[in-house]
RNA sequence: GCCCGCGUAGCUCAGUCGGCAGAGCGACGCUCUCGUAAAGCGUAGGUCAAGGGUUCGAUUCCCUUCGCGGGCUCCA
Numbered sequence: 001g002c003c004c005g006c007g008u009a010g011c012u013c014a015g016u017c018g019g020c021a022g023a024g025c026g027a028c029g030c031u032c033u034c035g036u037a038a039a040g041c042g043u044a045g046g047u048c049a050a051g052g053g054u055u056c057g058a059u060u061c062c063c064u065u066c067g068c069g070g071g072c073u074c075c076a
Stems, first nucleotide, its partner, number of pairs: 001072007010025004019056001027043005049065005
């Protein structure tokens, strides 16, 4: 330098051939208990990496950029 994959909640990851963003774990509250843990119930938490484009509508499609991982190549 070229190619491929990935980037979504605090963590690990789903998801969508364009139409309300989810799970598990974690956090917090309540129930239970003498108390804690476990268990049950509930709550909060997201500019879907960034910018632009297409569209009535973009996490999803297109372009660029950034970050991470992998592969290939490399010379004057």

The prediction has a mean pLDDT of 81. This is a predicted structure of a 76-nucleotide RNA (transfer RNA) from a Planctomycetaceae bacterium. Rfam family: tRNA. By type it is a transfer RNA. Rfam's curators write: Transfer RNA (tRNA) molecules are approximately 80 nucleotides in length. RNAcentral holds the sequence, with entries from ENA.